[in-house]
Formats: sequence, structure tokens, C1' cells
RNA sequence: GGGGGUAUCGUUCAACGGUAGGACAGCGGUCUCCAAAACCGCUAAUGUGGGUUCGAUUCCUACUGCCCCCG
Repeated sequence: GGGGGUAUCGUUCAACGGUAGGACAGCGGUCUCCAAAACCGCUAAUGUGGGUUCGAUUCCUACUGCCCCCG
């Protein structure tokens, strides 16, 4: 220099173009003499800018970060 992949709660992984979910973690509660465990509930996210669309996490595009391949 060229090509490809990827980016979602604190972490990890989902999500036919139609209300963004699960697990762990955190917080509150039930239980317990206390705690742990168990159970119930709550909080929390789509890398950035454009485009397509009635509607975009999803499709297209550029950029940025990370990973891989070629030279």
C1' cells in the first nucleotide's frame, strides 16, 4: 500500500426492516439470629457522520478503533 472481518448495558452473547433481550455484575426486597445460597423486582447499551426507507441495531456509504490475510 491492497483485501476481508468486526464494533450493542460495567463484562459477555442475542436480536425477519416494526416496543433492543438473556446471562453475569450492581442496587432494592423476601427468607435467615447474621451471612451465603435461592427467589422476586429495578437500573443500564446500538462507535461517529451521511444516505435509502413510512420506519434502520439491521441495508448502503465514508471515517475511527480493533482483528486477520496479501505485498